[in-house]
This is a predicted structure of a 1444-nucleotide RNA (small-subunit ribosomal RNA) from an uncultured prokaryote.
RNA sequence: AACGAACGCUGGCGGCAUGCUUAACACAUGCAAGUCGAACGGGAAGCAUCACUUCGGUGGUGUGGAGAGUGGCGCACGGGUGAGUAACGCGUAGAUAACCUACCCUUCAGUUAGGGAUAGCCCUUCGAAAGGGGGGCUAAUACCAAAUAAUACUAUUUAUCGAAUGUUGAAUAGUUGAAAGUGUUAACGCUGGAGGAUGAGUCUGCGUUCUAUUAGCUAGUUGGUGGGGUAGAGGCCUACCAAGGCAACGAUAGAUAGCGGGUUUGAGAGGAUGAUCCGCCACACUGGCACUGAGACACGGGCCAGACUCCUACGGGAGGCAGCAGUGGGGAAUCUUGCGCAAUGGACGGAAGUCUGACGCAGCAAUACCGCGUGAGUGAAGAAGGCUUUCGGGUCGUAAAACUCUUUAUCUCUGUGAAGAUAAUGACGGUAGCAGAGGAAUAAGCACCGGCUAACUACGUGCCAGCAGCCGCGGUAAUACGUAGGGUGCAAGCGUUGUUCGGAAUCACUGGGCGUAAAGCGCGCGUAGGCGGAAAGAUUAGCUAGGGGUGAAAGCCCGGGGCUCAACCCCGGAAUUGCUCUUAGAACUGUCUUUCUAGAGAAGGUCAGAGGCUGACAGAAUUCCUGGUGUAGCGGUGAAAUGCGUAGAGAUCAGGAGGAAUACCGGUGGAGAAAUCGGUCAGCUGGGGCCAUUCUGACGCUGAGGUGCGAAAGCGUGGGUAGCAAACAGGAUUAGAUACCCUGGUAGUCCACGCCGUAAACGUUGGGUGCUAGGGGUCGCGGGUAUUGAUCCCUCGAGUGGCGCAGCUAACGCGAUGAGUAUUCCGCCUGGGGAUUACGGCCGCAAGGCUGAAACUCAAAGGAAUUGACGGGGGCCCGCACAAGCGGUGGAGCAUGUGGUUUAAUUCGAAGCAACGCGCAGAACCUUACCUGGGCUUGACAUGUCGGUAGUACUCUCUUGGAAACAGGAGGGGACCCUUCGGGGAGCCGUCACAGGUGCUGCAUGGCUGUCGUCAGCUCGUGUCGUGAGAUGUUGGGUUAAGUCCCGCAACGAGCGCAACCCCCGCCCGUAGUUGCUAACGGGUCAUGCCGAGGACUCUACGGGGACUGCCGGUGAUAAACCGGAGGAAGGUGGGGAUGACGUCAAGUCAUCAUGGCCCUUAUGCCCAGGGCGACACACGUGCUACAAUGGCCGGUACAGAGGGCAGCAAUGCCGCGAGGUGGAGCGAAUCCCAAAAAACCGGUCUAAGUUCGGAUUGCAGUCUGCAACUCGACUGCAUGAAGCUGGAACCGCUAGUAAUCGUGGGUCAGCCAUACCACGGUGAAUACGUUCCCGGGCCUUGUACACACCGCCCGUCAAGCGAUGGAAGCUGGGGGUACCCGAAGCCGGUGGCCUAACCCUUCGGGGAGGGAGCCGUCGAAGGUAAACUCAGUGACUGGCGCU
Repeated sequence: AACGAACGCUGGCGGCAUGCUUAACACAUGCAAGUCGAACGGGAAGCAUCACUUCGGUGGUGUGGAGAGUGGCGCACGGGUGAGUAACGCGUAGAUAACCUACCCUUCAGUUAGGGAUAGCCCUUCGAAAGGGGGGCUAAUACCAAAUAAUACUAUUUAUCGAAUGUUGAAUAGUUGAAAGUGUUAACGCUGGAGGAUGAGUCUGCGUUCUAUUAGCUAGUUGGUGGGGUAGAGGCCUACCAAGGCAACGAUAGAUAGCGGGUUUGAGAGGAUGAUCCGCCACACUGGCACUGAGACACGGGCCAGACUCCUACGGGAGGCAGCAGUGGGGAAUCUUGCGCAAUGGACGGAAGUCUGACGCAGCAAUACCGCGUGAGUGAAGAAGGCUUUCGGGUCGUAAAACUCUUUAUCUCUGUGAAGAUAAUGACGGUAGCAGAGGAAUAAGCACCGGCUAACUACGUGCCAGCAGCCGCGGUAAUACGUAGGGUGCAAGCGUUGUUCGGAAUCACUGGGCGUAAAGCGCGCGUAGGCGGAAAGAUUAGCUAGGGGUGAAAGCCCGGGGCUCAACCCCGGAAUUGCUCUUAGAACUGUCUUUCUAGAGAAGGUCAGAGGCUGACAGAAUUCCUGGUGUAGCGGUGAAAUGCGUAGAGAUCAGGAGGAAUACCGGUGGAGAAAUCGGUCAGCUGGGGCCAUUCUGACGCUGAGGUGCGAAAGCGUGGGUAGCAAACAGGAUUAGAUACCCUGGUAGUCCACGCCGUAAACGUUGGGUGCUAGGGGUCGCGGGUAUUGAUCCCUCGAGUGGCGCAGCUAACGCGAUGAGUAUUCCGCCUGGGGAUUACGGCCGCAAGGCUGAAACUCAAAGGAAUUGACGGGGGCCCGCACAAGCGGUGGAGCAUGUGGUUUAAUUCGAAGCAACGCGCAGAACCUUACCUGGGCUUGACAUGUCGGUAGUACUCUCUUGGAAACAGGAGGGGACCCUUCGGGGAGCCGUCACAGGUGCUGCAUGGCUGUCGUCAGCUCGUGUCGUGAGAUGUUGGGUUAAGUCCCGCAACGAGCGCAACCCCCGCCCGUAGUUGCUAACGGGUCAUGCCGAGGACUCUACGGGGACUGCCGGUGAUAAACCGGAGGAAGGUGGGGAUGACGUCAAGUCAUCAUGGCCCUUAUGCCCAGGGCGACACACGUGCUACAAUGGCCGGUACAGAGGGCAGCAAUGCCGCGAGGUGGAGCGAAUCCCAAAAAACCGGUCUAAGUUCGGAUUGCAGUCUGCAACUCGACUGCAUGAAGCUGGAACCGCUAGUAAUCGUGGGUCAGCCAUACCACGGUGAAUACGUUCCCGGGCCUUGUACACACCGCCCGUCAAGCGAUGGAAGCUGGGGGUACCCGAAGCCGGUGGCCUAACCCUUCGGGGAGGGAGCCGUCGAAGGUAAACUCAGUGACUGGCGCU
């Protein structure tokens, strides 16, 4: 785009078309083919009239003309359907010299003279009926004999024409016919011949679906002769003879199908299709058969058989809608049992006319196409209402209402009123149309709105319900589901489904491919076929041009015309790309003839070679055997063991046997078609290169089938067997190890003969030929130059490798050895899986091979390249990463966090590193979020509205209930701010809005944080390269802690990171000098910067300086830089801190805070008491204290830094063994206090022990804080004195003022579960060879089937469900054929003793000719029997496959 459509929702009108695509299923009822009295005999009813009458009627005459019959014509047309048919069925072009043709037209000649019957009718008879039988009468345009004729037919002769069978004529002889009919005139008929027209029959060339998993078919088959038959050629039929005919250019078989004009799609070529209309064919319940006829093997004729239906008196009969309506059934689905012959056409008739479900009309259906309408103008308060909202508004929307107007179409009413009809006749139809009146009146839906694809929001839902053409939506903010509002598109329709074509160059003729995506046969030889060098001549098949015929009409297209337009219809033209005939041309192809030598081949010379086959021989090595020497091992591996060996191995020497293979040379060297070929020599043999001349003269290329060769393994028979070695055995390895490793070892490997016929048989690249830049290598040959020579150089053609231009390619790459450019032939491909499968066939001894599907299933499979990520890939480099060290954890007790368990609750979060002394820098109440119980409901808290209240808010005292909150009672005190002095605000009570939520979602978020990682990276602009993703820069050579710097470079620059700038510490200087300091001076004390005083010092705290690879030497590219050195407090980043690129982990946090959405609202909010967060069989993390002598205890004696302090730190003093108490000087602090620093050092003691180590646990007694220490605080004293004697596997920290060790302070805090955390100083080490390995990271490179990125991807078995499918003992059904049996109807043949009007003969009795019944026979449908074949269905069980 299209539809004979269907379904869903909706539906105003008209025109014009179309309407069982399925059951060629079955059909009730009516109609669809009759007509002619001018062919014939006759003639009912009725009417008129006459006569008779018993008054019921009867008879005659005339008129009238029904029904039936004889006869003629028609019924073979028209109408329906598409079952069958793959065919001369159809289409196209021809042939008929092989034929027919009623009615019609033209023309010629006739139409003479006779005969016998028969239906109707009457009588009778059988039968239920349908239908018959017998007897009698009668007519014809019915039937028959005779006469006459031809250009009819037969025979003979002859002429002409034709390529031919033969045609067309002429002559002679023979044969054959009629209705004297009908009619009132006209006229209509009839017979024979010829011609025409029309319509048939038959034959031929070409074209006409799929399957080769159908390859051979054929017995009347192919041809001939004779005969028969037909309108007619012909095996059409028959007898005989011959053995042919068809087929790879697809016979035969199977499947499917009516064919064409056309229709539809497409730019076309092509594809699909064959409704309506037209042409042809076939069919008429199924099968068979003939009759009649001009024509049929006959839709509304006949006979027979079969199935089905109906009637029946059971004896028999009747029927055939695939005609028009209609019914049932089937189906997703397809109409009225209408009107009329008025028109057109048909049958009959002389005509009038009759008949006509052909046809013309009407009806039904939005089924298709076309047209029209559902109103128009004005109208902003932008109404109401809906939807939405950021609450301002926006939108539906000039839309509506309202006002004004119109009446096209429809509607109602009225009037008029066709054409179709050239005289009459109109079903349609009082229709179409026209005119008038009325009134906006009667008339809009459907689909869609994520992208493709025009159109967006809200609510509901929450991977549910659902959507979906493809991609895909939906798991709480869905433009994708459902609804609504709005919008978009089409519109009396709109969507959906189905089908076809297009897009699809996705079967490629136009117009594709085959190195890696699917696709080159493993390789030759060669048949058919296809293609083929140069010249000349001929021919004209192909080809080209002109012309003739045909290509029906309709349709398409163009022009014109008619319905108001259009659809529709009419007229004309064009077109119909085809076939055929004819004329011409001769370039090309073909064919024929004659030539040629460039292709191909032959002869001659020469050369290389693992080319092939056969035989002989050679040496090295392995193994085995024999002997000698000799002794304890050998062998093997990552390490071992099995194994061999004291019966003498291995080692070594000598000798021997046997088999297989041929080191070095040896080489991207050579040969061969490929597979393949490797010692030497000989024999036989194939192919190839080069050189020069001669010859043949296109002899060529390819190659469907076919045929040969064809690695390894394997098979058969017979040999052989040294080594190696499937299977097998043993030993190891391992979780296992039917493996990898080891020790053995049989087939096999070898030979001969025969099979197999496959490989990643690969260059994943079929063969031939021509053309198209280069430069270098190598092999063999030839030529040239030079040379004594080896050799070298140049060149040519032939091979073989590497680069590379053009060109090609998706890219990779190819690139004269093409994957370039042309041409020719063959093979092959058409999404992945199923499937190197099944079935069938062929081959094979088998194994198996070749050929080769479908169901089903998926939305991909695949190629090349890119960026990442990853690798038990590579290179370079870094890090307490390893190593080297020191100390720990893991074992014990305790502390603390977590899991688990428990519980009314044990609130919540954190989860590898990067959760677990984490949020928590302080859980007895509070905190607190949890639980139990008791209470409150505008609320504990905020804002606003309205109303109320005035000894009100607030506060004090007493009191009742209660655990408190709270609920009451009594009494006392008692306000505030502004003011214009009226009042207002604030307060309290009530009401309504609302508050409140540590309720959910960190996967809706902001912010903040962790981590990779203080790792050195991450990017951009412009340019360049690439079809593109992308690349380049950023890679490379050096160097660095560093993408730090230098050099190079199709890149040049830039940004975020690095570094530096900031802070602390280390040195110096300046300034300043109290509360700090104290050298000098003075004073004072037992003593002390205690005092005066001082700024020198220390220090304090502000500002500067200093370090930059700056200097020297070496190394290095003379660079960057590195190494060493000097100086310096400090040296190459001086030490430490702050500082965290692009990003990753949907990392963490809704419980810090903020916040969208959702949820709760007398509760998930708020208040209170008590409990819980502290539980305890266990498990883990982080710590503390230890296990002791480098120690414990006792005594003595030193030296810090940094902090904190007013609801605070607290001195001296006194009391207490002590915690502490008492008391309170001083200090808001460089002033006073906390405050004792500890380890260290000195002295003493303990002496190796569960201890004078260790301190858990428990008892008793206390202190302090606090409303309150029971659950559940810390501390003190006395007593008790557990485990633990250095901690398995494993793991952690640390590179210098570090680890280790020692103490000190602070925050939080009433107190404290702090052994934590954050800070401070004291003492103060060891070690680093180095980068192989573990972990993490950076850069380059490589592979990749990964991209959620290796915690990836993914394979097979097993288990389970589902689906389709193969095999299978069988079972069931269909189909065609074969053989035989039976054999209806009927045609034909025979017979015809029985029957018989026409003609003949007759003696009139009859006979004959001819015909017929009956019977017999050939053929013959249906039916039956038999053995097979074939196609389906089904089948216990079974095989694999797919999906989950």
Model confidence (mean pLDDT): 84 of 100.